[in-house]
The RNA shown here (transfer RNA) has 72 nucleotides and comes from Camelus bactrianus. RNAcentral holds the sequence, with entries from Rfam. Rfam family: tRNA. Its mean pLDDT, the model's own confidence on a scale to 100, is 83.

RNA sequence: GAGGGUAUAGCUCCGUGGUAGAGCGUGUGCUUGACAUGCUCAAGGUCCUGGGUUCAAUUCCCAGUACCUCUG
Numbered sequence: 001g002a003g004g005g006u007a008u009a010g011c012u013c014c015g016u017g018g019u020a021g022a023g024c025g026u027g028u029g030c031u032u033g034a035c036a037u038g039c040u041c042a043a044g045g046u047c048c049u050g051g052g053u054u055c056a057a058u059u060c061c062c063a064g065u066a067c068c069u070c071u072g
């Protein structure tokens, strides 16, 4: 230099053109003499950035950024 892939909650990751979820973690409450476990509820998101298509984009297209990988 050329090709491919990834970017979503604090962490690890699903996800689908119609306003986003799980597990772990955090917090509240119950349980206990206390802790742990268990149960309940809650908080927490500019879905990497910008543009385009569309009635509608996290999802499709283009470009960029960061990282991973392959090749020279």
Base pairs, nucleotide, nucleotide: 001071003069004068005067006066007065010024011023012022013021018055026042027041029039030038048064049063050062051061052060